Guanidine-I riboswitch aptamer from Derxia gummosa DSM 723, 119 nucleotides, folded computationally.
The RNAcentral record of the sequence draws on Rfam.
It matches the Rfam family "Guanidine-I riboswitch aptamer". About the family: This family represents a conserved RNA structure found upstream of the ykkC and yxkD genes in Bacillus subtilis and related genes in other bacteria.
The coordinates come from a structure-prediction model, not an experiment, and the mean pLDDT is 80.
């Protein structure tokens, strides 16, 4: 002084919104028996709210534990030889980070991205 590469899945957090479902709030209708008027903590439908703690939903490379897989090693045991086989341990480290853009109902520590960059 230059570079390269950081195995995969699901679950499940921290965060995220707001499609549904619930919550609240507004407005309209409707009210057992004849007729008139009304009312609500009914009940229908409609809009509004995520500055609703919630359920469905998204959700981390730099959280979180578990499978697999990789690599080391140690035993069992077959066998001509050797590739394999069954089983135990161990390692699998480290990691600062925009702005913009993108999906999606939408946002986000999602995704581009271990990007740019800084060290």
């Nucleotide at each position: 002084a230059c570079a390269a590469a950081u195995g995969g899945g699901a679950g499940c957090u921290a965060g995220g919104g707001u499609u549904c479902c619930g919550g609240u709030c507004c407005g309209c209708a409707u009210c057992g028996c004849c007729a008139g008027c009304g009312u609500g903590c009914a009940u229908g439908c409609g809009g509004a709210u995520g500055u609703c703690u919630g359920g469905u939903c998204c959700g981390a490379g730099a959280g979180c534990g578990c499978c697999c897989g990789g690599c080391c090693u140690c035993g069992c045991g077959c066998g001509g030889c050797a590739u394999g086989g069954c089983g135990g341990g161990g390692c699998u480290a480290c990691a600062c980070g925009g702005a913009g853009g993108g999906a999606u109902a939408a946002a986000a520590g999602c995704c581009c991205g271990g990007g740019a960059g800084a060290g």